This is a predicted structure of a 1451-nucleotide RNA (small-subunit ribosomal RNA) from an uncultured prokaryote.
[in-house]
């Protein structure tokens, strides 16, 4: 410090996700040892039993034990002090609770300081004794008694009070010899509190008003004190948008985690404070309490009870249920620290020291060190050579930390007194011995390979892995990381500038309010003096300690602990300055306004007026159509439409002018004319003097459409009807039409209300247009300049790009308003407004990993442009129809092997299935195999021919005859051969072309495709490759931020066309000769034709025109050819997971007496149908006969074969030439004559019977052929289709590969030989440039709603449970206060058998907890049934968006 992830790719937006650190955690694995800390977060749920608070006999009686006594000791009880500390929890509490600075009207036991007193009487009561009651708990009656326990009275320094004279007020001793200890009053003080007040301290406005003792006064009472604390009166006040009330949450703070820090999150341990003690209420004693281990009352609960009544409160300490993912002994001591009471010894302390348990944490150590390569065995992997675990390990040397064992033995207490503890440390001992695991290993992110698995088990934190070769799931080997721990969850901060104060945003990504007016707030021109709130400096005090931070020391180190610094951004208090903000004064004109003179203007508002057009009447002429549409119809018209002409009569809108032109704050605003009225601009100015700028809240205006009442209605036109269109058409089109548009008055209050861009101010290059003014110049319609408004381009900056640019999206201020990941949803709920539709405000739960923007680069359009192509057109001939031949589909079938599948499978693999091929079926058979390699044994071969026997047949027995290996060191020694065994193996046309090679088909012989620098862009990318010509061509020229290159083209290669050189046999014969009856037949010759080898020839070279002076087009000459002269091979980058695992090779995975080998038959030929590609035809451009000329390919020895003979014929029988320009196939056919005469025909030939030929081992299933003979469909073929532009279609025949045989089919040869092309609208494919885009598996694309189907969370809902809360009322414990007290009463007093004074019970008043009624407010559950939402591989229905998306699309 950043990293995954939206996309073909990119930028920026935006969210989600990791990686850090941390915990009072927990959960899975594992598990040595020690300091040192933590340890109920959940049920403030309920608790068994022990313990936490006492102590004093130096207050005081008794009583009891000892003792013979003195006298000592224990104690129940009176009475002192302490039980308000300490200890525990955080339910309440959003408050002066709590931080943190002030304050003052206060109290403060025991402690300290000073000071003054302790003087005299008195009545009582517990204990205790006798009785009673009761189960207990406890009560009660009678009589005794003491005190530091209760009551007088005197005294008053000082205190309090007062009319300042006066008045009230207290008290106790023990010990003795001193000392000391206590009591009373008052005093200062210390320490702990009460009380106020300023400042901070969460979240909701879908909580907007609260509030009656309430806010204030006067008086009184009340308190330790101030105060509506309380109460009379008295006046209406208080609080609130700077957030009151209310509703949820929450103990607060030092301080802890985080973070660079400003911040966020927390509030455990430790430390302050604060509430609280089963709940709820109350007081009471005290110095302090409304009291945790006190009281009294009420209520849930629990226990005991004899049923009459009684007890209790672990949110002390341990401990138990129960809650939960989850938190420990009913431990030891008051040795120490500190508390309580004592004069004290001393007791008492679950505070506290201290062990126990827990890897919860933090912090240390150990689990061994050194050598050791034969790189040991074993695993794991392999290309089979090795690598790897791995010096790791054994082996061999060596130490003993900690753990173990034996001993010594602290510090804490410098006298006693040690729970920890025989504990820490310390010595000796033994042996390597007792001690490692957890998690990852596709990217983020360290670490890779094999098996299984096979969209299955599963895994996953995003992104995503798994559908037969998974570094992503399970093992294993390896490797990484962290280590007595490892990973998981869960929760905070971070990272996140994702709430932006540091530090962010709004034209299109989320986001500017439809607009104005204008009130709080907010901000605010110049100069001046003065205040000193804000600021700014300096001091002071206060921000506890502990932590954090720095220094330093103690535990061996560390953690830990101790000491000192430093901070602690705050608050308070004086002192200073006086520039800025602010306040006051008192001034100025530069903002603002105002006053005068001018000017445009569809600015609003009223009332009138005008033409033209539609429709409607009424009337004339007129006659069969009008209308209307892609094309119709449905209307309308002979009862006279439409068309025309005249005349009326109503409504609504204002042509032309008319303009990125006025005006308006916006919606908006258009004929003309008066009337009222708002703004605005210019000029000019001697007034006023900050009056400004924004603007939550409120107020107002606000298009359509909708609504309400009353008009008014021509045209239009939702709904609605009707005709077309369609699969359907609730639509687009067409004919009607009705609210409605229109007027007045009242609602509504929203629109993509857009400039998608709030208002204001200043400031920052220009050009150029246009609207209203104004000044100067003149040549008077031109130039210049200026103020305003409205446009185009454009620089500087800006921006993420587009794009903005002085009318800012630039640089600044000021102020408002808004956003914060899609969806759910501007929707529910609640609340305001509305007559209603409906508006405004506004969520969650749940789902998602994306949504969304700007450009890029493809493809893609029922977009545009330019261009080509037998693509259309124009022609010629053809399929589809018939009958056959073939493939293929189906279907049959044991098998009917297998692949190809739109162009780009279907006379394809097959250039030839009767066996063989043969992969297929059946049967029969073999098992190291029919084929390689190795090893043993055995034999010398081996191999031909051959007998017979079984058998279908492979193969098994058998006979006979020919041969009797080679080399050799002469060893069965090598080599080869066979046989035999037995095991590595072999074999497999088994799968998987979606594992692959190579091959090949397509796009397409189409003109693309790229790539180096350079530049442009932030980048994907862009240029170059675009643009003007041109061209078949990215072919070539021009220009151009491009300059070159390369794979394509095109040439270089073959072949045909012409000519030349060489050459001259097998080919040729012009001339000589020879020959003969005819042959180049000979001799000869290479002149020619040919052959077959090297040249030459064409290049837009020449000429005219066009074009820009180019490329090049266009004619034209020459030439055998002429603009590429015909054809052929030649196939960029790539694209279809195209095709081939059955040509061949190859991973993987399958089978191994079989999915391998062989053999027999069968199959592939099957046949109701369909398709595809052919041959044959329907016939006279023809058939049948006859006559008769002219080719060029190729092929030939298991072979083509002349001749001859024979046969109607396919052929046979001889027989000869050629291993080929020599011999053979070899005769070509169309062609010509002649006859047929338009018909199922002398067409056509299919089927069929019969007889033959011929191959071959063998023509039954299943070959060609021949002769005779039968003579089927079919008379030129619907919808669609298909080839083809010159020697080409169309025709006619030869050859050839495969091949015993078998073409119509493939491959080639040649012969006769056309017709048309206007052109480029339109259909198909291509090519370039451009636009749109939501595609990018790229239009076979994306995508939307409804229904049905399952889940899921949610609103509504008759109600109904339970919380909380509130008004009004009832009730009224207990308990203070108040009053009363005829009952009772020991001090005191008096006038004394009594009486007063003062008490007490009781009563009564008011307050009040709890309970209770009634109606409310609120939350939260649960509900038949219902609404809409989401979500979910392969449901229906339709095509709404996305391209002009096929009606432009949204609002």
């Nucleotide at each position: 410090a950043g990293g995954g992830u939206u996309u073909g790719a990119u930028c920026a937006u935006g969210g989600c996700u990791c990686a850090g650190a941390a915990c009072g955690u927990a959960c899975g694995c594992u598990g040595g040892c020690g300091g040192c800390a933590c340890g109920c977060c959940u049920a403030a749920c309920a608790c068994a039993u022990g313990c936490a608070a006492g102590u004093c006999g130096a207050a005081c009686g008794a009583a009891g034990u000892a003792g013979c006594a003195a006298u000592a000791c224990u104690u129940a009880g009176u009475g002192g002090c302490a039980g308000a500390c300490g200890g525990g929890u955080g339910a309440g509490u959003a408050a002066c609770a709590u931080g943190u600075g002030g304050g003052u009207a206060u109290c403060u036991g025991c402690c300290c300081u000073u000071u003054g007193g302790c003087c005299u009487g008195g009545a009582a009561u517990a204990a205790c004794a006798c009785g009673a009651g009761g189960a207990a708990a406890c009560u009660u009656g009678u009589g005794c008694u003491a005190a530091u326990a209760c009551c007088g009275g005197a005294u008053a320094a000082g205190u309090c009070u007062u009319u300042a004279c006066g008045g009230a007020g207290a008290a106790a001793g023990g010990a003795u010899u001193u000392a000391u200890c206590g009591c009373c009053g008052a005093u200062a003080g210390a320490u702990g509190g009460u009380c106020c007040c300023g400042c901070g301290u969460c979240c909701g406005a879908u909580u907007a008003g609260u509030u009656u003792g309430u806010u204030g006064g006067u008086g009184a009472g009340g308190u330790a004190a101030u105060g509506g604390c309380u109460c009379a009166c008295c006046a209406a006040g208080a609080c609130u948008a700077c957030g009151a009330u209310c509703g949820a949450u929450a103990g607060c703070u030092g301080g802890u985690c985080u973070g660079a820090g400003a911040g966020g999150a927390u509030g455990a341990u430790c430390a302050g404070c604060c509430a609280c003690a089963c709940u709820g209420g109350a007081a009471c004693u005290g110095a302090g309490a409304c009291a945790c281990g006190g009281u009294c009352c009420a209520g849930a609960c629990u226990c005991c009870u004899a049923c009459g009544g009684g007890a209790g409160g672990c949110a002390g300490c341990a401990g138990u249920a129960g809650g939960g993912a989850a938190u420990u002994u009913u431990g030891c001591a008051c040795a120490a620290u500190g508390g309580g009471c004592g004069a004290a010894a001393g007791c008492c302390u679950g505070a506290u020291g201290c062990a126990g348990c827990c890897a919860u944490g933090c912090c240390g150590c150990g689990u061994g060190a050194g050598u050791g390569a034969a790189g040991a065995a074993g695993g794991c992997c392999u290309u089979c050579g090795g690598g790897u675990u791995g010096u790791a390990a054994a082996c061999c040397u060596c130490u003993u930390u900690c753990a173990c064992c034996g001993g010594u033995g602290a510090c804490g207490a410098u006298a006693a007194u040690g729970a920890c503890g025989g504990u820490a440390g310390c010595c000796g001992g033994a042996g390597a011995a007792g001690a490692a695991g957890c998690c990852c290993c596709g990217g983020c992110u360290a670490a890779c390979u094999c098996c299984g698995u096979g969209c299955c088990a599963g895994c996953a934190g995003c992104c995503g892995c798994g559908g037969u070769a998974a570094u992503a799931c399970g093992g294993a080997g390896g490797g990484g990381g962290c280590u007595a721990g490892c990973g998981u969850u869960g929760u905070u901060c971070g990272g996140a500038a994702u709430u932006a104060c540091u530090g962010g945003g709004c034209g299109u990504a989320a986001a500017g309010c439809g607009c104005g007016c204008g009130u709080a707030g907010g901000c605010g021109g110049u100069a001046u003096g003065g205040u000193a709130a804000g600021u700014u400096g300096g001091g002071c005090g206060u921000g506890a300690a502990a932590g954090c931070c720095c220094g330093g020391g103690g535990c061996u180190c560390a953690a830990c602990c101790c000491c000192g610094g430093a901070u602690g951004u705050g608050c308070g208090c004086c002192c200073a300055a006086a520039a800025c903000u602010a306040c006051c004064a008192a001034a100025c004109u530069a903002g603002a306004g105002g006053c005068c003179g001018a000017g445009a203007g569809a600015g609003g508002g009223u009332g009138g007026u005008g033409g033209a057009a539609c429709u409607c009447c009424a009337a004339g002429u007129g006659u069969a159509g009008a209308g209307g549409u892609g094309a119709a119809a449905u209307u309308c018209g002979u009862a006279g439409a439409u068309a025309u002409u005249u005349g009326g009569a109503a409504g609504a809108a204002c042509a032309c002018c008319a303009g990125u032109g006025g005006c308006g704050a916006a919606g908006g605003c258009g004929g003309c004319c008066a009337c009222c009225u708002g703004g605005c601009u210019c000029g000019a100015u001697a007034c006023u003097g900050a009056c400004g700028c924004u603007g939550a809240g409120g107020c107002g205006c606000g298009a359509a459409a909708g609504c309400g009442u009353g008009g008014g209605g021509a045209g239009c036109a939702a709904a609605c009807a009707g005709g077309a269109u369609u699969a359907g058409a609730u639509a687009c089109c067409c004919u009607g039409g009705u609210a409605g548009u229109c007027c007045a008055c009242g609602c509504c209050g929203u629109a993509a209300a857009c400039g998608a861009u709030g208002u204001g101010u200043g400031c920052u290059a220009g050009u150029u247009g246009u609207c209203a003014g104004g000044c100067a110049g003149c040549u008077u319609g031109c130039u210049g300049u200026u103020u305003g408004g409205u446009g185009a381009c454009g620089c500087c900056g800006c921006u993420a790009a587009c794009g903005c640019a002085u009318u800012a999206a630039g640089c600044a201020c000021a102020c408002c308003g808004c956003c914060u990941g899609g969806g759910g949803a501007g929707u529910a709920c609640g609340g305001c407004c509305g007559c209603a539709a409906g508006g405004c405000u506004a969520a969650a739960a749940c789902u998602c990993a994306a949504a969304g923007g700007a450009a890029u680069u493809g493809a893609c359009g029922g977009g545009g442009g330019c261009c080509c192509g037998c693509a259309c057109a124009a022609g010629c001939g053809g399929u589809g129809g018939a009958g056959c031949a073939u493939g293929u589909g189906g279907u049959u079938u044991a098998a009917u092997u297998c692949g190809a599948a739109g162009c780009a499978a279907c006379g394809c693999g097959c250039a030839g299935a009767a066996c063989c091929u043969u992969a297929c079926c059946a049967g029969c058979u073999c098992u190291u195999g029919a084929c390689a390699u190795a090893c043993c044994u055995a034999u010398c071969g081996c191999g031909g021919a051959u007998u017979u026997c079984c058998g279908a047949g492979a193969g098994g027995a058998u006979u006979u005859c020919c041969u009797u290996c080679a080399g050799u060191u002469c060893g069965g020694c090598u080599g080869g051969a066979u046989a035999g065994g037995a095991u590595a193996c072999a074999g497999g046309u088994g799968c998987u072309g979606c594992a692959u090679g190579g091959c090949u088909g397509u796009c397409g012989u189409c003109a693309g495709c790229u790539c180096g620098u350079g530049u442009c862009g932030u980048g994907a990318g862009a240029u170059g490759u675009u643009g003007g010509g041109u061209u078949a061509a990215g072919u070539c020229c021009c220009g151009c931020a491009a300059c070159g290159a390369g794979c394509g083209c095109a040439a270089c290669c073959c072949u045909c066309a012409c000519c030349c050189c060489u050459a001259g046999u097998u080919g040729c014969c012009a001339g000589c000769a020879g020959g003969u009856u005819a042959a180049g037949c000979u001799g000869g010759g290479c002149a020619c034709u040919c052959u077959a080898u090297g040249g030459g020839a064409a290049c837009u070279g020449c000429c005219g025109g066009u074009g820009a002076c180019a490329a090049g087009c266009c004619g034209g000459a020459g030439g055998a050819a002429g603009g590429u002269g015909g054809g052929g091979a030649u196939g960029a980058c790539g694209u279809c997971a195209a095709g081939u695992c059955c040509u061949c090779a190859u991973g993987g995975c399958c089978c191994u007496u079989a999915c391998g080998g062989g053999c027999u038959g069968g199959g592939c030929u099957a046949c109701a149908c369909a398709c595809g590609u052919g041959c044959u035809a329907c016939a006279a451009u023809g058939g049948c006969g006859g006559a008769u000329a002219c080719a060029g390919u190729g092929g030939g020895u298991u072979g083509c074969u002349a001749c001859c003979u024979u046969g109607c014929g396919a052929g046979a029988g001889g027989a000869u030439g050629c291993u080929a320009a020599u011999c053979c196939c070899u005769a070509a056919a169309a062609u010509c004559c002649g006859u047929c005469u338009c018909a199922g025909u002398u067409c056509g030939g299919a089927u069929u019977g019969u007889u033959c030929u011929c191959u071959g081992c063998a023509a039954c299933u299943c070959g060609a052929g021949a002769g005779c003979a039968u003579g089927a469909a079919g008379u030129c073929g619907g919808a669609a289709u298909c080839g083809c532009u010159a020697g080409u279609a169309a025709u006619c025949g030869u050859g050839g590969a495969u091949c015993a045989g078998c073409a119509u089919g493939c491959c080639a040869c040649g012969g006769u030989g056309a017709a048309u092309a206007c052109g480029u609208u339109c259909c198909c494919g291509g090519g370039c440039c451009u636009u749109g885009u939501a595609c990018a598996c790229a239009c076979c694309g994306c995508c939307c709603g409804u229904c049905a189907c399952a889940c899921c969370a949610u609103g509504g809902g008759a109600g109904u449970u339970g919380g909380u809360u509130u008004u009004a009322c009832c009730c009224g414990a207990a308990g203070a206060u108040g009053g009363u007290g005829c009952g009772c009463u020991a001090a005191c007093c008096u006038u004394u058998u009594a009486g007063g004074a003062g008490g007490c019970a009781g009563c009564c008043a008011g307050c009040c907890a709890c309970g209770g009624u009634c109606a409310g407010g609120u939350c939260a559950g649960c509900g038949a049934c219902u609404g809409g939402g989401g979500u979910g591989a392969a449901g229906u229905c339709g095509u709404a968006a996305c391209a002009a998306g096929g009606u432009a699309a949204c609002c």